[in-house]
RNA sequence: GGCAGUGUAGCUUAACGGCAAAGCGGUGCCCUCAUAAAGCACGGAUAGAGGUCCGACUCCUCUCAUUGCCA
Numbered sequence: 001g002g003c004a005g006u007g008u009a010g011c012u013u014a015a016c017g018g019c020a021a022a023g024c025g026g027u028g029c030c031c032u033c034a035u036a037a038a039g040c041a042c043g044g045a046u047a048g049a050g051g052u053c054c055g056a057c058u059c060c061u062c063u064c065a066u067u068g069c070c071a
Base pairs, nucleotide, nucleotide: 001070002069003068004067005066006065007064010024011023012022013021018054026042027041028040029039047063048062049061050060051059
């Protein structure tokens, strides 16, 4: 330099173009003499920009980051 894959919550992962979900973690409550566990509730995310579409995490283009292959 060329080609391909990946990018979603603090971490690990889901989501046939139609309300962004779960586990662990966090916070509060409950329980207990107390702590832990269990139970209930809450908060938190689509790498960035543009395009297509009634509607985009999903499709297209560019950029960024990262991984692999070729040179």